[in-house]
Context: one part of a larger RNA
RNA sequence: UCCUACGAGUUACUCCUCACUAGCAAGGUUAAGCACCUAAGGUGCGCAGCCGAAGCGAAAGCAAGUCUGAAUAGGGCGUAUAGUUAGUGGGGGUAGACGCGAAACUUGGUGAUCUACCCAUGAGCAGGUUGAAGUUGCAGUAACAUGUAAUGGAGGACCGAACCAGUAAACGUUGAAAAGUUUUUGGAUGACUUGUGGGUAGGGGUGAAAGGCCAAUCAAACUGAGAGAUAGCUCGUACUCCCCGAAAUGCAUUUAGGUGCAGCGUUGAGGUAAAGAAUCAUAGAGGUAGAGCUACUGAUUGGGCUAGGGGGCUUCACCGCCUACCAAACCCUAAUAAACUCCGAAUGCUAUGAUUUAUACUCAGCAGUGAGGGCAUGGGUGCUAAGGUCCAUGUCCGAGAGGGAAAGAACCCAGACCAUCAGCUAAGGUCCCUAAAUAUGUGUUAAGUUGAACUAACGAGGUCCGAUUGCUUAGACAGCUAGGAUGUUGGCUUGGAAGCAGCCAUUCAUUUAAAGAGUGCGUAACAGCUCACUAGUCGAGCGAUUGGGCGUGGAUAAUAAUCGGGCAUAAAACACAAUACCGAAGCUAUGGAUUCCGAGUAAUCGGGAUGGUAGGGGAGCAUUCUAGUCAGCAUAGAAGGUGUAUCGUAAGGUAUGCUGGAGCGUCUAGAAAAGAAAAUGUAGGA
Numbered sequence: 001u002c003c004u005a006c007g008a009g010u011u012a013c014u015c016c017u018c019a020c021u022a023g024c025a026a027g028g029u030u031a032a033g034c035a036c037c038u039a040a041g042g043u044g045c046g047c048a049g050c051c052g053a054a055g056c057g058a059a060a061g062c063a064a065g066u067c068u069g070a071a072u073a074g075g076g077c078g079u080a081u082a083g084u085u086a087g088u089g090g091g092g093g094u095a096g097a098c099g100c101g102a103a104a105c106u107u108g109g110u111g112a113u114c115u116a117c118c119c120a121u122g123a124g125c126a127g128g129u130u131g132a133a134g135u136u137g138c139a140g141u142a143a144c145a146u147g148u149a150a151u152g153g154a155g156g157a158c159c160g161a162a163c164c165a166g167u168a169a170a171c172g173u174u175g176a177a178a179a180g181u182u183u184u185u186g187g188a189u190g191a192c193u194u195g196u197g198g199g200u201a202g203g204g205g206u207g208a209a210a211g212g213c214c215a216a217u218c219a220a221a222c223u224g225a226g227a228g229a230u231a232g233c234u235c236g237u238a239c240u241c242c243c244c245g246a247a248a249u250g251c252a253u254u255u256a257g258g259u260g261c262a263g264c265g266u267u268g269a270g271g272u273a274a275a276g277a278a279u280c281a282u283a284g285a286g287g288u289a290g291a292g293c294u295a296c297u298g299a300u301u302g303g304g305c306u307a308g309g310g311g312g313c314u315u316c317a318c319c320g321c322c323u324a325c326c327a328a329a330c331c332c333u334a335a336u337a338a339a340c341u342c343c344g345a346a347u348g349c350u351a352u353g354a355u356u357u358a359u360a361c362u363c364a365g366c367a368g369u370g371a372g373g374g375c376a377u378g379g380g381u382g383c384u385a386a387g388g389u390c391c392a393u394g395u396c397c398g399a400g401a402g403g404g405a406a407a408g409a410a411c412c413c414a415g416a417c418c419a420u421c422a423g424c425u426a427a428g429g430u431c432c433c434u435a436a437a438u439a440u441g442u443g444u445u446a447a448g449u450u451g452a453a454c455u456a457a458c459g460a461g462g463u464c465c466g467a468u469u470g471c472u473u474a475g476a477c478a479g480c481u482a483g484g485a486u487g488u489u490g491g492c493u494u495g496g497a498a499g500c501a502g503c504c505a506u507u508c509a510u511u512u513a514a515a516g517a518g519u520g521c522g523u524a525a526c527a528g529c530u531c532a533c534u535a536g537u538c539g540a541g542c543g544a545u546u547g548g549g550c551g552u553g554g555a556u557a558a559u560a561a562u563c564g565g566g567c568a569u570a571a572a573a574c575a576c577a578a579u580a581c582c583g584a585a586g587c588u589a590u591g592g593a594u595u596c597c598g599a600g601u602a603a604u605c606g607g608g609a610u611g612g613u614a615g616g617g618g619a620g621c622a623u624u625c626u627a628g629u630c631a632g633c634a635u636a637g638a639a640g641g642u643g644u645a646u647c648g649u650a651a652g653g654u655a656u657g658c659u660g661g662a663g664c665g666u667c668u669a670g671a672a673a674a675g676a677a678a679a680u681g682u683a684g685g686a
Base pairs, nucleotide, nucleotide: 001686002685003684004683005682006681011095012094013093015092016091017090018089019088020087021086022085023084024083027051028050029049033045034044035043036042037041055062056061065077066076067075068074098236099235101233105226106225107224108223109222110221116200117199118198119197120196121195122194123193124192125190127159128158129157130155134151135150136149137148138147139146163187164186165185168183169182170181171180202218204214205213206212239620240619241618242617243616244615249262250261251260252259253258263369264368265366266365267364268363269362270361276357277356278355279354280353281352282351283350284349290343291341292340297337298336302332303331304330306327308326309325310323311322312321313320372397373396374395375394376393377392378391379390380389381388402413403412404411417592418591419590420589422588423587424586428582429581430580431566432565433564437579440577441576442575443574444573450568451567458553459552462550463549464548465547466546467545468544469543470542471541479537480536481535482534483533485510486509487508490504491503492502516531520529521528593610594609595608596607597606598605599604621675623672624671625670626669627668628667630665632664633663640659641658642657643656644655645654646653647652
């Protein structure tokens, strides 16, 4: 992982409630028990009890009323009748109450054959080394002391086997092993190691102390019982078809992943001033968007005018003067506000009328939901950040399949009853992959820009199309040839300053076709080169400003790595125009199914509907057993197994071949140990 079997809303109750069915009905009903007949059981009696027929009040109590109250007021609860007894079903309650699942708690026992410590009694430690005290001899001392040589054999002494341990690494990791192997390492006469017997027990022991160990279990062992502890939590919960179809919100909550009430779903019943929904018209309330502010409140730019203040001048003081300072009020100007408004929409809301539709509401049964999410729009918050967060309005996903966007919950198109090798379209597309235009007309782009999916500020004689304006055959623009002078080296400054370091200005005047008291380079200063300006040559357009289209630089990420790909340049790119075609479960066509409404006695016809999670409702299939039924089937072959054919919308049914070898079915009712793919399900097997 697979196969087979098992595996989860059950049962009980004088309990509550609702629906349906049946009996009786202002009544309904018996329980225990007794009698009779009996296979199970049934029939009769039994009026004890229960429910209902009257309520209100805490109660006394009163009573179609009563309580409150001073009240004959008002208000609360009642009164204008339908119940009751059984059966079945939906839901609730009490019980383990749909199934499995804790960690734990209490109580009674079992454990120290593992291991911790202790007690008693035994055992073990190759070999080698060092050489303490003491003792003896000698020396030495007044005597001791002391020295030296021997002897001696101490030590939580040294090296190192057995033994005990477990330092480092490798291997092993479904192992040879639920802790090992190999090499290496520590202790090895000691706080040593070890045999046997015994002791300490679970909030207890033992611990050279690690929360260690107490039988592969320890921050409280194992085991029986309470016990099916409890689990607002996780997981699982088994056949089919049909109808409808949610919610992720508000309020409250020791409440926030739970629950109660309301909202939204479904089923049944009901009946009325037809209430509901949409559109149009009319009449209203309102202060949003916008706008505005010498219309208020607050904030605010520049200027003017001018109180007040600061500073300066003056004065013995008062007075007075000035002010590129601060500044109220006022005037002009600019401009602002969610908590400003002189104004002020569109929508939305209310009412009335008309039209089109068919909901709306009340009561009763049963729910689920109460984690929502994306997008668009109006806002708060945040950074006008977030696939952020919090509201509002709409929509979709959720619970929605199909086509498009290469791929894709919610973006675009479009809402799937079934069948068809029929047609038309939507979004989107039409060179090939790939269904349909290598279509048409006119332009643009040269960047592979682009070919759906970021790119900006800023820069640039890219290129195309406009607008305004200047020069131009009296010759423009560009090029070439020639000139570009004189007073003068203007004055000042300076070491120097001659057009060209700097300052000044009546930057002037002369000769001229024209030539600045000089545009730039240059020199120490001159010189030199050049420009403005002019003539000649040439011969037709040349400049300036500005708007728009498409391109360009800016441009940075790990495969050559992408337009989905191949590839594409008068496109297969971009823009505009118009045509044809393709393209979906949309629409149509043909046939069929179910259901609702209408018509009809009916047959039938017409119209509408039939996506769906949680969930509500309806109708069925299959399995086992019971009762009746078919004078049912069966060794001339039952059940089961395995094929084939066929019927039914499905669960499934029927017939038959082979196998098998003894039981099994139809129909009508009833009762359930009544349907498995999932629970890290349980057992067995592969």
The part of an RNA shown here (large-subunit ribosomal RNA, domain II) has 686 nucleotides and comes from Flavobacteriales bacterium CG18_big_fil_WC_8_21_14_2_50_32_9. It was read from a public genome assembly. The coordinates come from a structure-prediction model, not an experiment, and the mean pLDDT is 84. Its Rfam family is "Bacterial large subunit ribosomal RNA".